[in-house]
RNA sequence: UAGAGUUUGAUCCUGGCUCAGGAUUAACGCUAGCGACGUGCCUAAGGUAUGCAAGUCGAACGGUGAAUAUUUUGUAGCAAUACGAAAUAUUCAUAGUGGCAAACGGCUGAGUAAUACGCAGGAACAUUCCCCAGAGUCUGGAAUAGCUCAUCGAAAGAUGGGGUAAAGCCAGAUACUCUCUUCGGAGCAAAACUACGGUGCUUUGGGAUUGGCCUGCGGCCUAUCAGGUAGUUGGUGAGGUAAUGGCUCACCAAGCCUAUGACGGGUAACUGGUCCGAGAGGAUGAUCAGUCAGACUGGGACUGCGAUACGGCCCAGACUCCUACGGGAGGCGGCGACUAGGAAUCAUGCACAAUGGACGAAAGUCUGAUGCUGCGACGUCGCGUGAAGGAUGAAGGCCCUAGGGUUGUAAACUUCUUUUAUAUGGGAACAAAUUUUGAGUGUACCAUACGAAUAAGUGCCUGCUAACCACGUGCCAGAAGCAUCGGUAAUACGUGGGGCACAAGCGUUAUCCGGAUUUACUGGGCGUAAAGAGAUGCGUAGGCGUCUUUGUAAGUCUGAUGUUAAAUCCAGAUGCUCAACAUCUGGACCGCGUUGGAAACUACAAGGAUUGAGUGAGGUAGAGAAAAGGGGAAUUCCUGGUGGAGCGGUUAAAUGCAUUGAUAUCAGGAGGAAUACCAAUUGCGAAGGCACCUUUUUGGACCUUUACUGACGCUAAGGCUCGAAAGCGUGGGGAGCAAAACGGAUUAGAUACCCGUGUAGUCCACGCCGUAAACUAUCCCUGUUAGAUGUUUGGUUAUCUUCCAAGAUUUCUCUUCGGAGAGGUUAAGGGAUUAACUGAGUGUCGCAGCUAACGCGUUAAACAGGGCGCCUGGGGAGUACGGCCGCAAGGUUAAAACUCAAAGGAAUUGACGGGGACCCGCCCAAGCAGUGGAGCGCCUGGUUUAAUUCGAUGAUCAACGAAGAACCUCACCUGAGCUUGAACUGUAGCUGCAUCUUUCCAGAAAUGGAUUGAGCCUUCGAGGGUGCUACAGAGGUGCUGCAUGGCUGUUGUCAGCUCGUGUCGUGAGAUGUCGGGUUAAGUCCCACAACGAGCGCAACCCCUGUCCGAUGUUAUAAUUACUUCGGAAACUGCCCUACCAAAUUAGGGAGGAAGGAGGGGACGACUUCCAGUCAUCAUAUCCCUUAUGUUCAGGGCUACACAGACGCUACAAUGGCAGUUACAAUGGGUUGCCAAGCCGCGAGGCGGAGCUAAUCCCAUCAAAAAUUGUCUCAGUUCGGAUUGAAGGCUGCAACUCGCCUUCAUGAAGUCGGAAUUGCUAGUAAUCGUGUAUCAGCAUGGCACGGUGAAUACGUUCUCGGGUCUUGUACACACCGCCCGUCAGGGCACGGGAGUUGCUCUUGCUCGAAGCCCUCAUUUAUCGAGGUCGAAAGCUAAGGGUGGCGACUAGGCUUAAGUCGUAACAAGGUAGCC
Repeated sequence: UAGAGUUUGAUCCUGGCUCAGGAUUAACGCUAGCGACGUGCCUAAGGUAUGCAAGUCGAACGGUGAAUAUUUUGUAGCAAUACGAAAUAUUCAUAGUGGCAAACGGCUGAGUAAUACGCAGGAACAUUCCCCAGAGUCUGGAAUAGCUCAUCGAAAGAUGGGGUAAAGCCAGAUACUCUCUUCGGAGCAAAACUACGGUGCUUUGGGAUUGGCCUGCGGCCUAUCAGGUAGUUGGUGAGGUAAUGGCUCACCAAGCCUAUGACGGGUAACUGGUCCGAGAGGAUGAUCAGUCAGACUGGGACUGCGAUACGGCCCAGACUCCUACGGGAGGCGGCGACUAGGAAUCAUGCACAAUGGACGAAAGUCUGAUGCUGCGACGUCGCGUGAAGGAUGAAGGCCCUAGGGUUGUAAACUUCUUUUAUAUGGGAACAAAUUUUGAGUGUACCAUACGAAUAAGUGCCUGCUAACCACGUGCCAGAAGCAUCGGUAAUACGUGGGGCACAAGCGUUAUCCGGAUUUACUGGGCGUAAAGAGAUGCGUAGGCGUCUUUGUAAGUCUGAUGUUAAAUCCAGAUGCUCAACAUCUGGACCGCGUUGGAAACUACAAGGAUUGAGUGAGGUAGAGAAAAGGGGAAUUCCUGGUGGAGCGGUUAAAUGCAUUGAUAUCAGGAGGAAUACCAAUUGCGAAGGCACCUUUUUGGACCUUUACUGACGCUAAGGCUCGAAAGCGUGGGGAGCAAAACGGAUUAGAUACCCGUGUAGUCCACGCCGUAAACUAUCCCUGUUAGAUGUUUGGUUAUCUUCCAAGAUUUCUCUUCGGAGAGGUUAAGGGAUUAACUGAGUGUCGCAGCUAACGCGUUAAACAGGGCGCCUGGGGAGUACGGCCGCAAGGUUAAAACUCAAAGGAAUUGACGGGGACCCGCCCAAGCAGUGGAGCGCCUGGUUUAAUUCGAUGAUCAACGAAGAACCUCACCUGAGCUUGAACUGUAGCUGCAUCUUUCCAGAAAUGGAUUGAGCCUUCGAGGGUGCUACAGAGGUGCUGCAUGGCUGUUGUCAGCUCGUGUCGUGAGAUGUCGGGUUAAGUCCCACAACGAGCGCAACCCCUGUCCGAUGUUAUAAUUACUUCGGAAACUGCCCUACCAAAUUAGGGAGGAAGGAGGGGACGACUUCCAGUCAUCAUAUCCCUUAUGUUCAGGGCUACACAGACGCUACAAUGGCAGUUACAAUGGGUUGCCAAGCCGCGAGGCGGAGCUAAUCCCAUCAAAAAUUGUCUCAGUUCGGAUUGAAGGCUGCAACUCGCCUUCAUGAAGUCGGAAUUGCUAGUAAUCGUGUAUCAGCAUGGCACGGUGAAUACGUUCUCGGGUCUUGUACACACCGCCCGUCAGGGCACGGGAGUUGCUCUUGCUCGAAGCCCUCAUUUAUCGAGGUCGAAAGCUAAGGGUGGCGACUAGGCUUAAGUCGUAACAAGGUAGCC
C1' cells in the first nucleotide's frame, strides 16, 4: 500500500483492454466580478523593416571647437566704439593616437553518447584586475594617426607628398630570491603624473580568484551492427604547448579494443531538480541555479591574462539589400517589433530610483542586465456575487394514481450590512554613514459618501459513478472511456422540468506517472492457460561449491572526518490584513573520498582431512553399439506333375486372372525383405532408438570390498557431436508393401473413403538434410519429508528339500573277498526354492503438502539450495526483409503496419451424438380393418374476383374457431342514407311534449312527406319522464397475442420437478434424487452423509360389475325386474414355490361376483414451444370521429385449370333384390313431441286424443341377424354419380344458394404404386338408434346399444420418451457451431524492371584564406616557392537509408453472394504432428 467494468448459461483461473487519482510552458469549447504572486514560440538553430542592447577615460597624448577673464596689438573712426589678431589662465566638448573593458552580462539547445555532464580524486600548468612582501622606475632614439596639400572612386573607401605627440614603438644602461648554463658565466625591465598626501609603471616571491590538463566510477535504444584499428598500441629521440601526452614528426616493435558488447546505426545537451509512486522505482530536464555547446553554413588565424571571439577580422558558400554595373554592404538563437509555420505563446512601454556590471582619481557616462508597468483565467492562492426573518407553502413551470406532489424559504415582502466596484479627501515604506536622488506612483493603505446596489457558470444524471421523470424519435437521427444504448412504452439519442458535482471557472483533447504484482530487486511464472531448446551427450568462458587450522583484510560491519554549490524538500519561526509568496534558523541530501578498528561469513594465501568425485580388485544382468558368417517359416516368381472351370474381390458388384489350362494340390529351383511362439506397465541406451542364431571388437550401468588420489565437483551462454520418418545425390538391389498414376465401383459430383493394378520409395554402401504430438506436452544436480503393494537385477543371513560331484563314518544285502548296491549321519562347496534385511532400477495406489481445477504425491507438480533455457493478450506470423546453413526441398535467427475485446485453461449444469448400458409405449414385430387409385361431401392452399371478411396453417392447422353463411348472422364488396348519432351517462337551456293507432304518396329499403284517432303522473312549488339544441363524451369484429389478463393446445397421465437443515467443493454446483433389486409409477425394500418435507404418482370423486338394507308416485296379474338412496366386499389377507443375509417382489393355487390398479372416466407437477386467441370476454398504448362509427337493399363468404388433409359410398355372392320372423339402449318434447283415424306410390297433408313426461308422443322404435325365394361372376338385378321431368316441406324469400320424394337417366369404379393410419377385448370390425346446433338443412361432432374376432415369438431394427454413463470447439443449445477457394468493396504491407533523393567512407583532381617552413631582398615591411588545407568536381568506387513504381504475392476487414462440408459427437474414413 483501497479498487471497479468487460470472455461464460453460470463458475474458478489465466490474460489483455478500459475507468476512477495526480500533474502540465498546454491548446480548444462555453462562460467570466476583483486582487496578490508567478508564468508566457514546446513548431521553422526559418527569414527579418526600424529603434535600442558596450562603452569609458582630457588626471596618458598632440590637436580642434566653444565660452569667459586678463594683457598686448592691427584696421576704420575725432572719439565712444566696431571688426579682428596673438599670448596667458579657467571651464565645457571630443574626431584621432593610447589604456582598460568588449572572452562578463543577455539568448538559444542545432550539434554532441563523449575533446560533454555528475560525483570523487590527481599533478606537469597559467592567471589581467585584487591583497601582502622585496627591489627598481636611468639615458637616449626613430616613427605614425590626427592635421595639411594633391589624386582616384557613384559609394564604401583608397593612394601619394609634407610635417607632429605620448604612459604608442625601439635601442642602450642597471638588476635579482628571475631564466639558461659546459657552473666559468651569459641573458632579461620600466611611464610617467602630482593638488606633494599619493596615484601609476617594471620585476620577483607568496596569497586569493579564475581557467587549462589527467584518472576512477555513473547515467539511452539496437547483435536483423561481430569483429574494429596503421598514428592505430607502445618505446626512443626531437619538435610543439602555459602545461602532461602520438599533440606532431623520424625510427623501432606489433601491438591495442572487443560478448562485462568493441566497431557501426538510431536518438539525445548534462545536472541540481520537477511530476507521479506506500516504497522500490518510472517519466522528465520549461521557468530558477551550475556546467557544456552554438552564434547565417563551413574553414581559419590575429589581438589579448583570457577567444579560435553573438552585436571583431580573413576566405569560401547560400540568401538579402545598394549600385553610375566598375564594385560594395549585412547577419535579432540580445530587448521590443514584423513575417512565415502552427492547435498555440505578450508591449516597436518607463527608468537607471534600487541591486549588479564596464570605465574613470572623481563628478559621472553607459547598461533592453536589472527594477517596474502593460497584455493573456495560462497556473497557484485569497475575496466577493449579500445577511436575518418570511407559508396563503402565491403565481408560473413540470409531473400526477386527479387526491396531490415538486421547484420551495426559494421568490414577493420586512429589517439589516457595505467586503467588492464607483466617487471624493488624505497618503507612506522602498533612501544607505551627513546632503542630494523615486521609474513604479498619488501606488499600497486610511477616512467619507452611495445603494442590494456592479458581479454565475460549466459538465454530468444506464453500470463503473454522486444525481430521474415527461415528451419527441423509432437500428432512423444520433450517443459512447469500456461494457454497450436506439427496431413504438429509451432514467443511455434530442428537448423540457427536476437533481448531482465543481465553481470564476467548468468540460474536452494531448502527454507523463499511478492503478499494472501487466518485465515481478522489493514482487510473477513455464504438466494441461504463453513458456523446459530433440538429446543437453561432450565440454570452454561464466556462476555456484564439503570439513578443519592459521594468516590477510578486497567484500562486510562500525567510529571519526572531508565533500555532497545555492535554490528546491522537511521542521520551527518571521514579514506581506490571511494564504499563495518571501526571508531567517535547523535538518535532510540515503552518494563518494580519507582515516582508525572488528574478523563471524564470503574472498585470497598457506597447511591438513575424507564423507562429494574418481581409480583399483572381485562379481552380475541386458533387444546397448559396430562388423562378419549362418538358419528356418512365409509371400512372390520360374520349371515339371495331377486336375478341369472357374478364381478373385465386395455391403453388393465390377475392373482383373483363367480352356494358350488359372484357382487348388505335389515336387524341385530362384530371389529379396522381415525375424512368429518366447513377449511381459520386461530389459538396455543421453535422446533418436534397439528383438532369429553364432563369433569378434567395443561403450555404459549396478553390487560387494574399502586399498589408493584428496574437492579433482555441479551447471553450462557460445562451440562440437548424435539425431525417427520423409526427402536429396552417386552406385547397387528390388520378394512383399506402396505416394504418384491408371482402371472398376460409390455418389448430385467423388480428382476420396472400398476394389484391381502399379512407379518412385521402402533394403544396402557412401555423402547430405536436421526436422516430428522428437511427449512423461514435466531441464540438470544435491539434500530433506508417512506408508502399502507388484515387478527386474545384485548382495547378506536364515531355511528347506531334491539334484550334482567329492570326502569321512556307520547299518544292511550280495560277493569272485578286490569290491559292488541300498539306506542313514556329518562338514564344506556349486545350483535351485522360500523368507527377512539391504542396494540399484521400473510400475500401481496413497498421508501430509502443493495445485485454478484436473491431478502430482521419495521416479513430486511437496520443502529447500545451485546453474541454464524460455514466456509476457488473440490474430497478422514462426510470416516478410536481412544474416548464416543447405545441391535442392527447406531449416535457423526473427519483426512491423494493420486489426479484435477478447483468445485461452480446468471444472459445472444442460442440450445434442449416424456414442454405450438399461427400461417403457399399438413404437416395431404378430394380426385385423383401412387410407393413398374411383365418384361424391367437407376443409385448406393456389388462382380468380368489386368482394371471394378474418383467424388457425410440422408433430400441436386443414368435417379446425363454425353445436349448422338463402335474408339476419357479417366483420367483406357495390350503391343509398344519418352525424351527440342505433345503444349508455351527466350538465345547461328550451319544450302545454310522451306514446300508441288508421290511411295514403315517393322510394330497392332505410328514410322522407302527408293524414286520422286516442292520450302522461302530480302533494300544483316544482320535480320525474320524453323530444330538440349545446357541451362533456359515445362508438370501432380498427392495429399490436412480440405490451397483457383469462382460457386453451403440446411435451404428457411421461415420472418426474423442487425445498429446509446438514455435509462436500475456493466456486458454479453436488449430495439427498446415485447404487442393488422391484414397480404402471422418484411404487416400495435394502444399502448409503445424509435426515426430513413439498408439488406430482397412488388414494379420496363419478360410472360400471356382486351382495345387503331401505324406497315403490305412473312398471308387473304375480314371482320378480327396474328405479332411487345408503352400505358391504379385495388386503398379496391364506397356501405352495423362486431369488435372498433379510425385506419388498415375482410365479402358481384355493376361496370368491370380482385377484393382484377388476374395467372406464374426471383429475394434467416444475417447465418448454416469445405455441394459439386483442374476432368470446377483459385490457395498455396507438389510430378513425359528416367515419375505420351507424342504418338499409343487393351481392359475396357457395367462384374453379389444379394440389393437399379428413371422410362417405362402392367395386359385390360372408353379396344384391324381394317376402317373412325376432331382439335394444341412451335420449328429447308446450313457439314442442304429436297418437288413433282418413288422403297420397311417396315425401307429405288433413286431423287433433294424450303429454310440462318411469303415465302421452318421437318410436309397433331398430338394423345387422334368422328364414324362404331369386340373381350366377357380368361393369351385372354390383355401383350409384350426373342429368331431365314431376312434386313435397320450411321460411317475407329456396335464382345465385336448402332438404326430401317419385319416375327416368345409369358415369368412374373389378380392391388400388411409392408410402402410410388406427386398434390388444366386450376392443377392432360391422349394424342401426338418439341428441346439441337448428324455421329448414349432418356423409361432421357428441352419445347409445346390437353382433362380435385375430394376434403379441420378442425388443435386433424404425419413431417417441425416461434413467445412468461417455464425448463435445454446442448454450438462440445439431434447424447448433464452423472451414477454405471463388466473386464485389475497403485498408495497411512484402516483392518488383527501374527511377529519384539524403548521408557516410576511401581514392583522385583542383586548391581560397591562413598558421608554419624555405629562399631571396630589405632598416623594418613586402615578395617568390612549398607542406597542410575548407568548399567544389556531369570525379571513381563502395556502404547505409528514404520517396515513387507497371505488374504481382499473401494478410486483415466487410451485406443475408457462389461452391462444397474439412473440424467439433466414433462429426458419419478418429483426430492431430